Predicted 3D model of a 172-nucleotide RNA (Lysine riboswitch aptamer) from a bovine gut metagenome. The prediction has a mean pLDDT of 78. The model forms 98% of the base pairs in the Rfam consensus. RNAcentral holds the sequence, with entries from MGnify.
RNA sequence: GAUAGAGGCGCAAUGUUCAUCAGUACCCGGCGGCAGCCGCUCAAACGGCGACGCACGUUUUUUGCCGCUGCGGGAAAGGGACCAUUGCCGAGGGGCGACGCUGUUUGAGAAGCGCCGUUCCGGGCAGCAGCGAGAACAUCCUGCUGACUGUCGCAAAUUGCGGAGCGCUAUC
Numbered sequence: 001g002a003u004a005g006a007g008g009c010g011c012a013a014u015g016u017u018c019a020u021c022a023g024u025a026c027c028c029g030g031c032g033g034c035a036g037c038c039g040c041u042c043a044a045a046c047g048g049c050g051a052c053g054c055a056c057g058u059u060u061u062u063u064g065c066c067g068c069u070g071c072g073g074g075a076a077a078g079g080g081a082c083c084a085u086u087g088c089c090g091a092g093g094g095g096c097g098a099c100g101c102u103g104u105u106u107g108a109g110a111a112g113c114g115c116c117g118u119u120c121c122g123g124g125c126a127g128c129a130g131c132g133a134g135a136a137c138a139u140c141c142u143g144c145u146g147a148c149u150g151u152c153g154c155a156a157a158u159u160g161c162g163g164a165g166c167g168c169u170a171u172c
Base pairs, nucleotide, nucleotide: 001172002171003170004169005168008089010088011087012086013085014084015083017081018080026073027072028070029069030068031067032066033065034064036049037048038047039046040109041108042107043106044105045104092121093120094119095118096117097116099114100113101112102111122149123148125146126145127144128143129142130141132140133139151163152162153161154160155159
């Protein structure tokens, strides 16, 4: 240097099902209120709807937003659980940065995704604390503590201590 392996509630992806999301968003009917409302946030524009005013025409009580109401109707995505399949053992997951894409346009921002660089974490579990995301007390993420576990090193060696995966073992 190459190849092949090991850790175990091991890691990730995809798919079916299930619960949650939620009686929420949204739609329909009734009543009332407002002159504004909507397009992720802000600024400037642009567009759509409404109110008001004018003109014309038509129609027959109506178009936007908010609130309440009804033995009215009623989702979805993300996230989660089990199982199956597939790919794997820096598997993967974080922090920071660059580039690209996303929702009317421009600028700034937030969020999400993709890709690259750099850096940290051996692994799972439990408890505690916390930022952000999230409907959520689920979950993800980070840190600390605890025992457990795999690996290597040291020793006074059936145990104790310590280190980290750019590690360890085997073969060539």